[in-house]
Molecule: Glycine riboswitch aptamer
Organism: Microbacteriaceae bacterium
RNA sequence: UCGGUCGACGCGGGAGAGCCGGUCCGCCGGCACCGUAGGAGCAACCGCCCCCGGAAACUCUCAGGUCCAGCACCGCGUCGGACGG
Numbered sequence: 001u002c003g004g005u006c007g008a009c010g011c012g013g014g015a016g017a018g019c020c021g022g023u024c025c026g027c028c029g030g031c032a033c034c035g036u037a038g039g040a041g042c043a044a045c046c047g048c049c050c051c052c053g054g055a056a057a058c059u060c061u062c063a064g065g066u067c068c069a070g071c072a073c074c075g076c077g078u079c080g081g082a083c084g085g
Stems, first nucleotide, its partner, number of pairs: 005081009018031005032066003038062001039060003045054003
């Protein structure tokens, strides 16, 4: 310096699940439901074999959600960090 990777920001795309009652129209209560914030669990998988480490879009629904917003994930752009024993 380039590439990859990780993180942040911006733009675009972005699923699922609701009824009833009350209401000062902001929301509240009951029951039900969803999994793509986060969290937790198993351990598929990854780092070369071991040790060790990291660990899923799987599982649970604590949290969150069932209007909007947000949202994992994907693409593009900008900036920055580090590169196992």